[in-house]
Context: one part of a larger RNA
Molecule: small-subunit ribosomal RNA, 3' major domain
Organism: marine sediment metagenome
RNA sequence: UGACGGGGGCCCGCACAAGCAGUGGAGCAUGUGGUUUAAUUCGAUGCAACGCGAAGAACCUUACCCAGGCUUGACAUGCAGGUAACGAUAUCAGAGAUGAUAUCACCCGCGAGGGGACCUGUGCAGGUGCUGCAUGGCUGUCGUCAGCUCGUGCCGUGAGGUGUUGGGUUAAGUCCCGCAACGAGCGCAACCCUUAUCGUUAGUUGCCAACAGUUCGGCUGGGGACUCUAACGAGACUGCCUAGGUUAACUAGGAGGAAGGUGAGGAUGACGUCAAGUCAGCAUGGCCCUUAUGUCUGGGGCUACACACGUGCUACAAUGGUAGGUACAGAGGGUCGCCAAACCGUGAGGUGGAGCAAAUCCCAAAAAACCUAUCUCAGUUCGGAUUGUAGUCUGCAAUUUGACUACAUGAAGCUGGAAUUGCUAGUAAUGGCGCGUCAGCAAUAGCGCCGUGAAUACGUUCUCGGGCCUUGUACA
Numbered sequence: 001u002g003a004c005g006g007g008g009g010c011c012c013g014c015a016c017a018a019g020c021a022g023u024g025g026a027g028c029a030u031g032u033g034g035u036u037u038a039a040u041u042c043g044a045u046g047c048a049a050c051g052c053g054a055a056g057a058a059c060c061u062u063a064c065c066c067a068g069g070c071u072u073g074a075c076a077u078g079c080a081g082g083u084a085a086c087g088a089u090a091u092c093a094g095a096g097a098u099g100a101u102a103u104c105a106c107c108c109g110c111g112a113g114g115g116g117a118c119c120u121g122u123g124c125a126g127g128u129g130c131u132g133c134a135u136g137g138c139u140g141u142c143g144u145c146a147g148c149u150c151g152u153g154c155c156g157u158g159a160g161g162u163g164u165u166g167g168g169u170u171a172a173g174u175c176c177c178g179c180a181a182c183g184a185g186c187g188c189a190a191c192c193c194u195u196a197u198c199g200u201u202a203g204u205u206g207c208c209a210a211c212a213g214u215u216c217g218g219c220u221g222g223g224g225a226c227u228c229u230a231a232c233g234a235g236a237c238u239g240c241c242u243a244g245g246u247u248a249a250c251u252a253g254g255a256g257g258a259a260g261g262u263g264a265g266g267a268u269g270a271c272g273u274c275a276a277g278u279c280a281g282c283a284u285g286g287c288c289c290u291u292a293u294g295u296c297u298g299g300g301g302c303u304a305c306a307c308a309c310g311u312g313c314u315a316c317a318a319u320g321g322u323a324g325g326u327a328c329a330g331a332g333g334g335u336c337g338c339c340a341a342a343c344c345g346u347g348a349g350g351u352g353g354a355g356c357a358a359a360u361c362c363c364a365a366a367a368a369a370c371c372u373a374u375c376u377c378a379g380u381u382c383g384g385a386u387u388g389u390a391g392u393c394u395g396c397a398a399u400u401u402g403a404c405u406a407c408a409u410g411a412a413g414c415u416g417g418a419a420u421u422g423c424u425a426g427u428a429a430u431g432g433c434g435c436g437u438c439a440g441c442a443a444u445a446g447c448g449c450c451g452u453g454a455a456u457a458c459g460u461u462c463u464c465g466g467g468c469c470u471u472g473u474a475c476a
Base pairs, nucleotide, nucleotide: 001476002475003473004472005471007470008469009468010467011466012465013464015460016459019423020422021421022420023419026314027313028312029311030310031309032308033307034305035304042053043052064300065299066298067297068296069295070294073124077123078122079121080120081119082118083117087104088103089102090101091100092099093098107115108114126289127288129287130286131285135283136282137278138277139276140274142272147186148185149184150183151182152181153162154161155160166177167176168175192266193265194264195263197234198233199232200231201230202229203228207223208222211221212220213219237260240254241253242252243251244250316416320375321374322373323372324371325370326369332363333362334361337356338355342351343350344349382413387408388407389406390405391404392403393402429452430451431450432449433448434447435446
């Protein structure tokens, strides 16, 4: 100087407390361990691995296994030599890769050389093989915590200290005051984006207050008022008032205001820590393989299943289920696409073809909610697993192993032990909608969007994590 303490003081955080909803029990989905297997490819392993890499494993992907092939190679390039081709079609063999045969074809340029393609040979290619403890880059984490340092000066023999400590204050090393320190940098804050109010400009594909027409549909004439769209501005700064405070920083209350003290949310992650993660995104040193650890193909596997754990979905019902009726969104996507009307089918879907490269057309029905009826506390008209039959769609192909539909079947489950998680407001809880990946889909995941919309916080004794000062230490 640090680190540590079941030392002390001060302070903070959904850390506890106060509440609400869960997980842990059931079924299923998904990931992991284990076991099994020819293979169940590899990585990730306390927090910070386990719906993670994977924003899509039937083939492909694919790295694994079995079998069949190739050896300058599936891919790149240099040199030397050679051929007139390369290639296309058909047939046969084969699981295919591939092989054989037949036919067609005989490059460009024509300047005599060169270019392109193929073959042979030789340098070499190739490796998801190993090492993340050789590395770059990127990322997680402490933690959006308030810290981490430097120059000069001063102090100390020196390691080092001071500044950065102290008194207040703040979300903040934020600011004020004091001080052998005076300044500065990286962080904090602000500048950036979205959102909440208003104005100006603009008025189509958007809008419709007044006027007119109307097939009653902003449909038409028309209008720019309103909504909205999207550019530029305004607005919030403790600016004003009162009180407290050291005449300070600031704090409490108030006014005005759409918004008040960081308005709300996002992006933004200091010096560093964990030899943290990644050689399988990519790059890369070294080592290793080179008729194989490379490469092509068919099939299988990654989907196994006595079991254990994590994360979720659906429930156990009456604040509910079922049937009928009536409303109200936002944000997205669409030409190898979204697909309307109409018709067929109980339905998944099919036929059909209008419109739309989209404020115009389509996906598109929002669902909870509300109204009416019924069920009457049951393993039920709860719950939907599992299984059978018949189908639909995608796709060369749904057997291993797709999703969906109809009918039938109708399992466990009556609120869950010890323990444990999330959340402080448009939040939790709850309801639906969209997107990416994508032929299709194992999506209940992930990322967004809107609807309905709470309860509670006395407080900091205790648990966990963190910051500052101080103290002890036989630790570094």